[in-house]
C1' cells in the first nucleotide's frame, strides 16, 4: 500500500419495563429470560395461508443469461475460463535520449460475461468520405500553357497529412512511375483434421488473402425459470348501539281492503308500542407466533473450497401501539492536559451505525474505535 | 408492518439518447410607458434529488442512496 475475517466495551449494586413459570382468592412476591451485524433499505429467493385453476402445452407479460458444483430455492456462495485493467519481471522491434509499440509469465482486484455473418433501427458534431465506403490536401503519371514559380484539362493511387469516440487488418521488408494482401514473414481475424478438458474452454498441423466496426442497461432473437396476493394473510369467539328478519301479544293514531242487508264481530294488509328469538358485521379478545429446510458450540470422516454426512451437548426475545432503560462503583480501548531523564504517575474526558414486529437465506447500504491474517 | 408510484428554475410543466443556450408559463428583478400606481413593453436572473455504471456522448437506459405521496385492518 491492496485484499479478507473477527470484536464492536466487560463485571457488580440499586431503580424501573415486557414475556414465561411458582404460590396466592386477590393485591401482591419470588424466579427466569429479554436485540443487532445490520434487526434499515424492502432489491432477490423460500417457509406459510388464502384466492383462481383438471393434467400438459402454447402465448403474452416479466426475470435471469460463460462453465461446473453447493443449496429447500436465488439474481447467493464456491471453484474453474475468457476479458480489459494494473503490479513486477523477461524477450523483441523503434527511438540519440526520456520513453513507446508488441508478445509472455506472475501477483492482485473488477467484470449486467448468451447472440451484432437471424432481422430492424441508431452512430449527433466535425470530416471528402459513418457502413452496399471516400478522395479535401498530397503521391505519379500524358497532353497542352509557362514570366521556368506552376497552371489547366484527362487518368492512376490511397502511403503521409487532416477529421472524428470509430475512416474498411497491424507491424517489417519486397515490389511499384505513385501504390495498394500486389507479394513474403510474424502478429491478428475466418475455417479446421487432430489432441487434452465433465464443460465454459485451451492448442492446434493444414487451408483461406481479409470478406460481414460499435450499441442488444434500443427493439429483437435463443435457452432457461415465474399463476395472484400478503401475517393489516388467514381462521376461530363475538358485546354494547344503530339498523334487518322471524312469532306472538296489541290496534292506540276517526289506518285500508274483505265476509255481511247494517252494527256487533271475524280474517287479512300495514303500523306504533312491546317481549322473545335469529343472522350478518364492528369494537374487542383468542389463534397464526415462532427452534425445527433452524442457531450456537463439541468431536470424527471425505472435498481445493462453498458446502455436506454421522454422533454428543445447549433448549436460545416473542410483546404486540409495541419491553429491552437510567444510575452509581471499579476496570479496558481511545482523546487532551500536567509531572518524570525513564519506566510510570496524577487530572479530566470518553465507546460509533444503529434498534426486533410472521420466521427463515442472502445481497445492498450505515458504522467511532480496535485486533488477526495473507500478498 | 406490507405493497405501490414520482423526483426538471421560487410553482406549475415540455423534453424518448446528440449540436447553439435544457423551452414555456406564472413569479421575481431592472428598464421604459405614467402624475402615480395597476396593466402592457423590453432584457436579465434562475432548475434536471444525490452517488455510480452502459454508451463516443445520459433529463433520458440500469443499479443503489436519499427525500416526497398513495393504497391495505
Nucleotide at each position: 500500500g491492496a485484499g479478507g475475517g473477527c470484536c464492536g466495551g466487560a463485571u457488580g449494586g440499586c431503580c424501573g419495563c415486557g414475556g414465561g413459570g411458582c404460590a396466592g382468592c386477590a393485591a401482591u412476591g419470588u424466579u427466569u429470560c429479554g436485540a443487532g451485524g445490520a434487526a434499515a433499505g424492502u432489491c432477490c429467493g423460500g417457509a406459510c395461508u388464502c384466492c383462481a385453476c383438471a393434467a400438459g402445452g402454447u402465448a403474452a407479460c416479466g426475470g435471469u443469461g460463460c462453465c461446473g458444483g453447493g443449496u429447500a430455492a436465488c439474481g447467493c456462495c464456491c471453484g474453474g475460463g475468457c476479458g480489459g485493467g494494473u503490479u513486477c519481471g523477461a524477450u523483441g522491434g523503434g527511438g540519440a535520449a526520456a520513453c513507446c509499440c508488441a508478445c509472455c509469465g506472475u501477483g492482485c482486484a473488477c467484470g449486467a460475461c448468451g447472440g451484432a455473418a437471424a432481422g430492424c433501427g441508431c452512430c449527433a458534431c466535425a470530416g471528402a468520405g459513418a457502413a452496399c465506403a471516400g478522395a479535401c490536401c498530397g503521391c505519379c503519371u500524358g497532353c497542352g500553357u509557362u514570366u521556368c514559380g506552376a497552371c489547366g484539362c484527362g487518368g492512376g493511387c490511397a502511403a503521409g497529412g487532416g477529421u472524428g469516440a470509430a475512416a474498411c487488418g497491424g507491424u517489417g521488408g519486397g515490389g511499384u512511375a505513385a501504390g495498394a494482401g500486389c507479394c513474403c514473414a510474424c502478429c491478428g481475424c475466418g475455417g479446421g483434421a487432430c489432441g487434452g478438458g465433465c464443460a465454459a474452454c485451451c492448442g492446434g498441423a493444414c487451408c483461406g488473402g481479409c470478406a460481414u466496426g460499435g450499441c442488444a442497461a434500443g427493439c429483437c432473437c435463443c435457452a432457461c425459470c415465474g399463476g395472484g396476493a400478503g401475517c393489516a394473510a388467514u381462521g376461530c369467539c363475538g358485546a354494547a348501539u344503530a339498523g334487518g328478519g322471524a312469532u306472538c301479544g296489541c290496534g292506540c293514531a276517526u289506518g285500508g281492503g274483505c265476509c255481511g242487508c247494517c252494527u256487533u264481530g271475524g280474517c287479512c294488509c300495514c303500523g306504533a308500542c312491546g317481549a322473545u328469538c335469529c343472522g350478518g358485521g364492528u369494537a374487542g379478545g383468542c389463534a397464526g407466533c415462532u427452534a425445527u429446510a433452524g442457531g450456537c458450540u463439541c468431536g470424527c470422516g471425505g472435498g481445493c473450497g462453498a458446502a455436506c454426512g454421522c454422533g454428543g451437548g445447549u433448549u436460545c426475545a416473542g410483546a404486540g401501539g409495541a419491553a429491552u432503560g437510567g444510575u452509581c462503583a471499579u476496570c479496558c480501548a481511545g482523546a487532551g492536559g500536567g509531572g518524570g531523564c525513564a519506566a510510570c504517575c496524577c487530572c479530566u474526558u470518553g465507546g460509533a451505525c444503529a434498534g426486533a414486529a410472521u420466521c427463515c437465506g442472502g445481497c445492498u447500504u450505515a458504522c467511532a474505535g480496535g485486533c488477526c491474517c495473507u500478498c | 408492518g406490507g405493497c405501490c408510484c414520482c423526483a426538471u428554475c421560487g410553482u406549475c410543466u415540455a423534453g424518448u439518447g446528440g449540436u447553439c443556450c435544457a423551452g414555456g408559463a406564472c413569479a421575481u428583478c431592472a428598464c421604459u410607458c405614467u402624475u402615480u400606481c395597476a396593466a402592457g413593453g423590453u432584457g436579465a436572473a434562475g432548475a434536471c434529488a444525490c452517488g455510480g455504471g452502459u454508451u463516443c456522448g445520459a433529463u433520458u437506459c440500469c443499479c443503489g442512496u436519499u427525500g416526497g405521496g398513495g393504497c391495505c385492518g
Predicted 3D model of RNase P RNA and transfer RNA as a complex of 448 nucleotides.
Model confidence (mean pLDDT): 77 of 100.
It holds a member of the Rfam family "Bacterial RNase P class A".